[in-house]
RNA sequence: AACGAAAAAGGCAAACCUCCUGCGAGGGGGGGACGCAAAGCCACGGGACUCGUGUGAGUUCGCCGGGCCGCCGAAU
Numbered sequence: 001a002a003c004g005a006a007a008a009a010g011g012c013a014a015a016c017c018u019c020c021u022g023c024g025a026g027g028g029g030g031g032g033a034c035g036c037a038a039a040g041c042c043a044c045g046g047g048a049c050u051c052g053u054g055u056g057a058g059u060u061c062g063c064c065g066g067g068c069c070g071c072c073g074a075a076u
Base pairs, nucleotide, nucleotide: 002076003073004072011036012035016031017030018029019028020027021026034062040068041067042066044065045064046063047060048059049058050057051056
């Protein structure tokens, strides 16, 4: 450095409920756990989605790829 254990410590939190917010996709708080070894961060490429016609503006990093950073430590 790769790797990721029928391991340990610690972490995140889908659906659903609820409050707030946005035209919407969605976002935020609380509850809650299906899952996650980057489910930490970045819309850079692709995909998907929203508004509705702007030679546009947005959403999604828990869809995939890429970039940056990071906890732990068996085997190889």
Molecule: c-di-GMP-I-GGC riboswitch aptamer
Organism: Acidimicrobiaceae bacterium